[in-house]
Formats: sequence, structure tokens, C1' cells
RNA sequence: GGGGGCGUAGCUCAGCGGGAGAGCACUGCGUUCGCAACGCAGGGGUCAAGGGUUCGAAUCCCUCCGCCUCCACCA
Repeated sequence: GGGGGCGUAGCUCAGCGGGAGAGCACUGCGUUCGCAACGCAGGGGUCAAGGGUUCGAAUCCCUCCGCCUCCACCA
């Protein structure tokens, strides 16, 4: 330098044009003498970033940043 993959809640990830979600974690309540477990409820997101297409973009296109991986080059 080139190819491929990944970036979404605190963590692990799903979602591939029209509701931003699950599990765990966190907070409150119930249960208990208390804790754990369990049940119920709740809070939390510039979808890495910029631009474009579209009535509408996490999703499609371009640019760019970071991480992983493969290939090539170099003294």
C1' cells in the first nucleotide's frame, strides 16, 4: 500500500429502508428477620464521525477514524 470483517445502552450482542431492542448490569418496589435468588416497574443511545441518495437511513452510496485479520512491499 491492497482485500475482508467489526464499531448500536455501562458490558456482550441482535436489528440490513418506515417502532432503536434483548440478556446481563444499575435504580425503586414486593417477597425475607436480613442477604441472595425470584417477580413487577423504571432510568440510560449524537447507532464511531462528516457528507450524499430517499417522503423516510443504524440499514444504501462516498469520504474519514479506530480495532482485528489476510496479502504485498521495504531497508